Transfer RNA from Aspergillus ruber CBS 135680, 72 nucleotides, folded computationally. Taxonomically the source falls in Aspergillus ruber (Eukaryota, Ascomycota, Pezizomycotina, Aspergillus). Its Rfam family is "tRNA". Its family is annotated with triplet codon-amino acid adaptor activity in the Gene Ontology. A source record names the gene tRNA-Cys-GCA-3-1.

[in-house]
RNA sequence: GAAUUGGUGGCCAAGCGGUAAGGCCUGUGAUUGCAAAUCACAAGACCCCGUGUUCAACCCACGGUCGAUUCU
Numbered sequence: 001g002a003a004u005u006g007g008u009g010g011c012c013a014a015g016c017g018g019u020a021a022g023g024c025c026u027g028u029g030a031u032u033g034c035a036a037a038u039c040a041c042a043a044g045a046c047c048c049c050g051u052g053u054u055c056a057a058c059c060c061a062c063g064g065u066c067g068a069u070u071c072u
Base pairs, nucleotide, nucleotide: 001071002070003069004068005067006066007065010024011023012022018055026042027041028040029039030038048064049063050062051061052060
C1' cells in the first nucleotide's frame, strides 16, 4: 500500500429496510437466623463519525476513523 471482516447499553452478543432479542453485571423484592445460590420484577444502547438514497436506515451507497486477519 491492497483485500476481506468487524465497531450495537458498564461487558458479551443477535438483528441485514418497517422505530433493537438474549446473557453477564447493577438495583429492588421473595426466600434465609445472616449470607451465597435460586426465583420474580426493574433500569440500562436513537447502533464508531459524517453525507447521501428512501415515506422509512443498525441494515443500502460514498467518504472518514479505529481494531482483526491475509497478501505485497